[in-house]
RNA sequence: AGUAUGAACCUGCCUAAUUCGUCCGGUCUACGACCAGGCGGAGCGGGGGAACCGCCGGGAGUCCACUCCCCGGGGCGAAUCAGCGUCAGCUGUAGCGCACUCUUUCAGCGCGAGCCCGUCAGCUAACCCCGCAGGCGUUACGAAAGAGAGG
Numbered sequence: 001a002g003u004a005u006g007a008a009c010c011u012g013c014c015u016a017a018u019u020c021g022u023c024c025g026g027u028c029u030a031c032g033a034c035c036a037g038g039c040g041g042a043g044c045g046g047g048g049g050a051a052c053c054g055c056c057g058g059g060a061g062u063c064c065a066c067u068c069c070c071c072g073g074g075g076c077g078a079a080u081c082a083g084c085g086u087c088a089g090c091u092g093u094a095g096c097g098c099a100c101u102c103u104u105u106c107a108g109c110g111c112g113a114g115c116c117c118g119u120c121a122g123c124u125a126a127c128c129c130c131g132c133a134g135g136c137g138u139u140a141c142g143a144a145a146g147a148g149a150g151g
Stems, first nucleotide, its partner, number of pairs: 009151003012136003018042006025035004043132006053122001057070005072120001073117004081092004095111004100148007
């Protein structure tokens, strides 16, 4: 230094929201640590975009083949849909989350927002483009069984 095994202890959450290197500036308890910014790599997330394939609305009338009327569409995200309403909202709901990860069982809690494109986008190889903000917690969901990861 490596490999295998065993024991004890430990591991923040939502989210794609991470990590490494380097440069400059700043702060401090100053051989260093931390903060902010730029650039680059890795990783992660998303969009656009052929062929093949797929799709080409709803309602009403009716002589069953037509006529009339209505309606832009799409993307991120779990965040849609339905009912009621005094139009403030309320109730439920598809769906999503709950402390290292996964599976099963029992019993619970919470969310169910917001924003963007601008008449244009189905899928999609090549290819092109964009993003890695923010908000919380340790009084945070507990219990049981099993299988694992990392330190």

About this RNA: A computed fold for a 151-nucleotide RNA from a Solirubrobacterales bacterium, annotated as c-di-AMP riboswitch aptamer (ydaO/yuaA leader). The source organism's lineage runs through Bacteria, Bacillati, Actinomycetota, Thermoleophilia and Solirubrobacterales. Its mean pLDDT, the model's own confidence on a scale to 100, is 79.